This is a predicted structure of a 1445-nucleotide RNA (small-subunit ribosomal RNA) from an uncultured prokaryote. RNAcentral holds the sequence, with entries from ENA. Rfam family: Bacterial small subunit ribosomal RNA. Its family is annotated with ribosome and structural constituent of ribosome in the Gene Ontology. The coordinates come from a structure-prediction model, not an experiment, and the mean pLDDT is 85.

RNA sequence: AGGGUUUGAUCAUGGCUCAGAACGAACGCUGGCGGCAUGCCUAACACAUGCAAGUCGAACGCUAUUUAUAGAGUGGCGCACGGGUGAGUAACGCGUGGGAACCUGCCUUUCUCUGCGGGACAACGGUUGGAAACGACCGCUAAUACCGCAUACGCCCUACGGGGGAAAGGUCAGCCGGAGAGAGAGGGGCCCGCGUUAGAUUAGCUAGUUGGUGAGGUAAUGGCCUACCAAGGCGACGAUCCAUAGCUGGUCUGAGAGGAUGAUCAGCCACACUGGGACUGAGACACGGCCCAGACUCCUACGGGAGGCAGCAGUGGGGAAUAUUGGACAAUGGGGGCAACCCUGAUCCAGCCAUGCCGCGUGAGUGAUGAAGGCCCUAGGGUUGUAAAGCUCUUUCAGUGGUGAAGAUAAUGACGGUAACCACAGAAGAAGCUCCGGCUAACUCCGUGCCAGCAGCCGCGGUAAUACGGAGGGAGCUAGCGUUGUUCGGAAUUACUGGGCGUAAAGCGCGCGUAGGCGGCUUGACAAGUUGAGGGUGAAAGCCCGGGGCUCAACCCCGGAACUGCCUCCAAAACUGUCGAGCUAGAGUAUGAUAGAGGAAAGCAGAAUUUCUAGUGUAGAGGUGAAAUUCGUAGAUAUUAGAAAGAAUACCAAUUGCGAAGGCAGCUUUCUGGAUCAUUACUGACACUGAGGAACGAAAGCAUGGGUAGCGAAGAGGAUUAGAUACCCUCGUAGUCCAUGCCGUAAACGAUGUGUGUUAGACGUUGGAAAUUUAUUUUCAGUGUCGCAGGGAAACCGAUAAACACACCGCCUGGGGAGUACGACCGCAAGGUUAAAACUCAAAUGAAUUGACGGGGACCCGCACAAGUAGUGGAGCAUGUGGUUUAAUUCGAAGAUACGCGCAGAACCUUACCAACACUUGACAUGUUCGUCGCGACUCUAAGAGAUUAGAGUUUUUGCCUUCGGGAACACAGUGACAGGUGCUGCAGGGCUGUCGUCAGCUCGUGUCGUGAGAUGUUGGGUUAAGUCCCGUAACGAGCGCAACCCUUGUCCUUAUUUGCCAUCAUUAAGUUGGGCACUCUAGGGAUACUGCCGGUGACAAACCGGAGGAAGGUGGGGACGACGUCAAGUCAUCAUGGCCCUUACGACCAGGGCUACACACGUGCUACAAUGGAGCGUACAAAGGGUUGCGACCUCGCGAGAGUGAGCUAAUCCCAUAAAACGUUUCGUAGUCCGGAUCGCAGUCUGCAACUCGACUGCGUGAAGUCGGAAUCGCUAGUAAUCGUGAAUCAGAAUGUCACGGUGAAUACGUUCCCGGGCCUUGUACACACCGCCCGUCACACCAUGGGAGUGGGUUGCAAAAGAAGUGGGUAGCAUAACCUUCGGGAGUGCGCUCACCAAAUUGUGAUUCAUGACUGGGGUGAAGUCGUAACAAGGUAGCCGUA
Repeated sequence: AGGGUUUGAUCAUGGCUCAGAACGAACGCUGGCGGCAUGCCUAACACAUGCAAGUCGAACGCUAUUUAUAGAGUGGCGCACGGGUGAGUAACGCGUGGGAACCUGCCUUUCUCUGCGGGACAACGGUUGGAAACGACCGCUAAUACCGCAUACGCCCUACGGGGGAAAGGUCAGCCGGAGAGAGAGGGGCCCGCGUUAGAUUAGCUAGUUGGUGAGGUAAUGGCCUACCAAGGCGACGAUCCAUAGCUGGUCUGAGAGGAUGAUCAGCCACACUGGGACUGAGACACGGCCCAGACUCCUACGGGAGGCAGCAGUGGGGAAUAUUGGACAAUGGGGGCAACCCUGAUCCAGCCAUGCCGCGUGAGUGAUGAAGGCCCUAGGGUUGUAAAGCUCUUUCAGUGGUGAAGAUAAUGACGGUAACCACAGAAGAAGCUCCGGCUAACUCCGUGCCAGCAGCCGCGGUAAUACGGAGGGAGCUAGCGUUGUUCGGAAUUACUGGGCGUAAAGCGCGCGUAGGCGGCUUGACAAGUUGAGGGUGAAAGCCCGGGGCUCAACCCCGGAACUGCCUCCAAAACUGUCGAGCUAGAGUAUGAUAGAGGAAAGCAGAAUUUCUAGUGUAGAGGUGAAAUUCGUAGAUAUUAGAAAGAAUACCAAUUGCGAAGGCAGCUUUCUGGAUCAUUACUGACACUGAGGAACGAAAGCAUGGGUAGCGAAGAGGAUUAGAUACCCUCGUAGUCCAUGCCGUAAACGAUGUGUGUUAGACGUUGGAAAUUUAUUUUCAGUGUCGCAGGGAAACCGAUAAACACACCGCCUGGGGAGUACGACCGCAAGGUUAAAACUCAAAUGAAUUGACGGGGACCCGCACAAGUAGUGGAGCAUGUGGUUUAAUUCGAAGAUACGCGCAGAACCUUACCAACACUUGACAUGUUCGUCGCGACUCUAAGAGAUUAGAGUUUUUGCCUUCGGGAACACAGUGACAGGUGCUGCAGGGCUGUCGUCAGCUCGUGUCGUGAGAUGUUGGGUUAAGUCCCGUAACGAGCGCAACCCUUGUCCUUAUUUGCCAUCAUUAAGUUGGGCACUCUAGGGAUACUGCCGGUGACAAACCGGAGGAAGGUGGGGACGACGUCAAGUCAUCAUGGCCCUUACGACCAGGGCUACACACGUGCUACAAUGGAGCGUACAAAGGGUUGCGACCUCGCGAGAGUGAGCUAAUCCCAUAAAACGUUUCGUAGUCCGGAUCGCAGUCUGCAACUCGACUGCGUGAAGUCGGAAUCGCUAGUAAUCGUGAAUCAGAAUGUCACGGUGAAUACGUUCCCGGGCCUUGUACACACCGCCCGUCACACCAUGGGAGUGGGUUGCAAAAGAAGUGGGUAGCAUAACCUUCGGGAGUGCGCUCACCAAAUUGUGAUUCAUGACUGGGGUGAAGUCGUAACAAGGUAGCCGUA
């Protein structure tokens, strides 16, 4: 410090998520030791048991006895501390800093005093009640208990005359006490400034309320309380209400600012079963005190009683979860006591728990044959791994034994025989957890097969998973490691530090204006802000720094710094502020001009439309893509004239003008707002912005009343359509118009708040002014286009900013849910404004890029269309496919790019398929073992369908090498490795192939541009078959493609001359032979063609057009040759191959069958339908091939297929081998024929072991459909189509197929509008699996959360009523009464009782609010393959969107 994730890729925006640290944690696996810490976060739920506050005999009486103690009681002090908890509390509760009207036991200190009396009550004794708790009556008694008198320095009250008030003694001669008063210390009470959570969907709250006076009350101020008077007090700087919460020092995190938090330790507060109350006391409204009410628990003799662990342990319960019913007062501290001492679950220790932090250990050295085992493997090896074993050492910790502290300053040690030290033994007792796809360090094998599972995010898993599970190996941390939860961080993702708002979320529709915020120049004063110096405070602990102590560390101790704050005081006066005095540059006023669809009202005008009237006139009109509904012979449309009505204002007109915005358009008049320019004068900061507020505010809509020509939601009809509640057409109601009143919203947009200042220009335009050179310049105010700097994610903005700054307001914080629900306000309603949450997703979004696509555009090409020609589709047959059938009909190929395809040839074989019979190291390969010492080959016999089995005979007793030992080969038998598989996966992969497409494209280097993806180059102007070439050009070059080089064909030359040829010479039946090589041909080598030449066009180019010459002319014709890539295209059955599967079978052998089936459908062909023809006879002319397991001549036989015979030929020699169409001639005469030949019958030929299933051919006979083919559709642009025959491969035989060859030999192309495909440029895009894309809504189903809902049940709370326990205060007729007074009668005073006031719980009524629940219901969300349509994205096929009905 960043990373992952939206996209095909990019930049941006923006969320989600990860890496870090932390914890009073919990859970999973694991667990050696020690030190120091921590340990009910939940039920302030309920508690059994024990303990947690007593002490004093030196205050007092009594009782008991062992004569020194014990016991209860009176009395004193303490029990208000310490300890626990965080329910309540949003508060002077806490924090911080101040203040005045107070109290204070014990302690310190100062002054003074401590004299004299009195009467009781417990205990105790007696009687007595009760189950108990606990009492009642009578009697006796002491005190430091209670009371009176005296005294009063100082104290209190006072009307300033005066008045009032105290004590206690005990020990025994040391002291401990007592009373009054002053001071101090420490503690406490009260008041104030500031700070202290969230909600405005809580906006008004308040009646002792706010203040005053009197009286009361308190330790003390005060409405604290009461009577009277006044009517105040608080609040948008957030009152009141609701929710939540103890506050702080600190703690965690963070660079910091902040954010979160408030366990342990420390300070404060509050509470003590719930609520109320007071008493005592220095102090309480009291955790282990009292009274009352309530709930709960316990005891009970039913009459009554007792209790309060949020003290320490502990129990139940709750919970994911939190310890021992331990020891000791030795230390520290507290209470009592003169003291000894007693008490102390405060405290100090121990126990439990890896809960955390810190430290240590589980050994060290050496050790290669790199052992064994495991795992992987390319089979070589690698890895685990110096790791182990082995050898040599050590003993920390734990263990055993011994010694043995400090903590104590004289005694006293729970901890504890602890820490520490010494000795001994032995490597001995001591390692796990998570992870290994990216983020993120670490990889392989096996299993599984969208299953099981994983997952923090992205995402893995559908047969080769580094992502699941296991293993090996590795990485990380380590007595721990992971997971979960929570907090901060990263997140600049609430932005003070430190963000934004034109298009990503975000500028209010617009101005006016209140509060508020902010504010020009000069000068003086003040000192609030501000700055500096000093003082006080900011507890300790903690953090930080420096030291020190435990062996180190954690931990502890000491010192410092810090505590950024608050208060106070002094100083300064620049800036802000306040007050005073001025100024004119901001702002405003006056004066003179100017432009304008600015606003309101009234009047007027013409064109058009419609309707009506009248005329002319006749059959249609209207409308559409085409129609129809509709109007019209009752006279329409058209046309002429006239009338009426309403609405809107052509031309001018514009990139114009005006207005705050909405908006404003004929003309005239009246009223009226604002703006601009110019001149001088005046006021003197009067300015800007603007939360609330109140105006204005298109269209639609609402109310009332008018008006209604045209248009026109709804509605009707006609079309279109699968449907058409639409688009189109014909009608048509609200409405549109006017007046008045509402509504208050729009994509109310420049998607850009208002104001001020600053920052290059250029070109237009509107309204003014000035100047001159009179058509220019300058300037002010507007309105536009381009553009510098700058800005921006980019596109773009750019003086009219989205630049640079300032002031103020509004708004945003992922998408959806949702601008929705609820509540509130407004509205007649429609609805508007304000405005959530649950839940859900990992994205949603902006700009730009490259593609692809478009029922977008421009240009171009192609047998793409058109123009032609011949077909297919109809018939019969052949062949392939589908389907069906079958035991099997083996398998593959599937739009184009499968279907006469793999198959260049299924009777057996092939053959992979089926049923059956037999084999199991195998039909085939490598190796090994011993034995047979043989086989093997050939012939025959028997069984069998054959494979095979059994037997006999013949032949060689062996062919190869030898160092002569043997080795090697073959066969049989055995063995275990293995063989074998046309079994699966072409979606594992290679190779090969098809297709786009022989289309002209596809890229790279360097440079340049861009943040980048990318662009440029490759676009543009021409041109070409071509990214072919030229020109231009931030590009310059290059590569793969194009073209050329290659083959063939066309012309010529040359070389060669046999098997070829023959002009001349001779010869023959014949180029037969001699001879020749001139010609043809053959096959080697060369030449030729390059837009080279001429003319024109073009840009002086490339090129094109025409011409000459030439065998050939613009690529001469044809072929081979196929860029980057696309289709997970095809092929595991050509081959080879990874993985998986079978192994007496999915292997191998064999005979038979099947691949040849047949209702049917499709593709490709052949033959035809005839006269451009059929048939008969006759006569010509090829090319290219093949041949020894072969081609096979002549001759003979057969009607023929063919047979017999076998010359020649290993081929320019011989053979296949007569080419056919053509030409000549004869016949047929338009017919199912002398066309056509299917089908069937008979008889044959050939091949072959074998033609039944299932071959080809021949002869004779038979003679089907078919008379040119519907919708639709294919090929072809010249030696092409069409037509005619010939050959070859495969092959024993078996072509209408395939490949090749020549013969004859056309028609047409105006042209590019349209169909199909393609190329290039451009445009739009919500597509990128790329339009066979994306995507919307209803309905149906499942689940989830939520709103409404007749209501129902809880909680909290307001108001009103009634109620009134205990208690306190007041009153007091009753009763009782020791101290004092008394005139002895009584009084004062006190207690009980009664009563009044206040008041808690429980009660009633009526509201408010909140939570839960509710038949039914509303929408919402989510959910691989449901239904219906197709709304949006392209002109999305009616441009889309916003508001409204």